[in-house]
Parts: sequence; C1' cells; structure tokens
RNA sequence: UUCAGAUAAAGGCAAACUAAUCGAAAGGUUAGGACGCAAAGUUACAGGUCUAAGGCCAAGUGGCUAUGACGGCUGGGCCGCCUCA
Repeated sequence: UUCAGAUAAAGGCAAACUAAUCGAAAGGUUAGGACGCAAAGUUACAGGUCUAAGGCCAAGUGGCUAUGACGGCUGGGCCGCCUCA
C1' cells in the first nucleotide's frame, strides 16, 4: 500500500416510535429512543423509489409532469477509525 476482518479494544452512527418545528406533500431538522450498521461518512453521477405545490390535459374531481425529496434501495466517485488470524 492492497485485500480482508473477531464473540477483541477505543471511539462512532441511530430504524420504528414520541414531541417540537419547517414544508403543499414526499420529506427535513432538533430532542428523546435503539432496529440495526465496518463506511448507516460524503456526493443525486447512473439506475430505482416517493411526492405533485405550480404547469399541462380532461371535466366524471381524475391523469401526466420535478424545478421537490430519498445515500439506512443498488452501482459509481471522493474521503476515513481500529486490527487478531
């Protein structure tokens, strides 16, 4: 340096749910809380998923659409702690 990784050690993150708050919604943030995580650090680049305010179409109240989101859906990019065998 690369690959790999424990019933190890140190440290870390925090699902559901609850409260407050922002948002049209999806969802975000903060606090509590731990299902899990060796990248559950970061990035919407590719695929995927969610929402549809506005816009367009319809007029039967519906359909389409991201400029809004999701990194704890997959791949890629960037960066990083520890260490037996």

RNAcentral holds the sequence, with entries from Ribocentre.
A computed fold for an 85-nucleotide RNA from Domibacillus aminovorans, annotated as c-di-GMP-I riboswitch aptamer.
NCBI's taxonomy places the organism under Bacteria, Bacillati, Bacillota, Caryophanales, Domibacillus.